[in-house]
């Protein structure tokens, strides 16, 4: 360096429920642990999700549906980048 053990010391916290923020995706706090060796950080590439606002099309037009653009969300979807605890075997 690679690697990751029924090891050590600590750490994080899915779903669900409660409270709060938001138009939504989702986020924050609490309870709670499914899991995680980067489940720490960065939306850089891809994916997925959302639509307050703008534009276009369609319909059975107080509305609904579809699309575009733009913006947003997710790093616990994958890849990439940065940083990092412990140390058996190979």
């Nucleotide at each position: 360096c690679u690697c990751g053990a029924u090891a050590c010391u600590g750490g994080c916290a899915a779903a669900a429920c409660c409270g709060g923020a938001g138009a939504a995706a989702u986020c924050c706090g609490g309870u709670g642990a499914c899991g995680c060796a980067a489940a720490a950080c960065c939306a850089c590439g891809g994916g997925u999700c959302c639509u307050c606002c703008u534009c276009c099309g369609c319909c059975g037009c107080a509305g609904g549906c579809g699309g575009a653009a733009a913006g947003g969300a997710u790093c616990g979807c994958c890849g990439g980048g940065u940083u990092g605890c412990c140390g058996a075997a190979g």

A computed fold for a 90-nucleotide RNA from a Desulfuromonadales bacterium, annotated as c-di-GMP-I-GGC riboswitch aptamer. The model forms 91% of the base pairs in the Rfam consensus. The sequence was found by an Rfam model in a public genome assembly. It matches the Rfam family "c-di-GMP-I-GGC riboswitch aptamer". Its family is annotated with cyclic-di-GMP binding in the Gene Ontology. Clan: c-di-GMP_I riboswitch clan.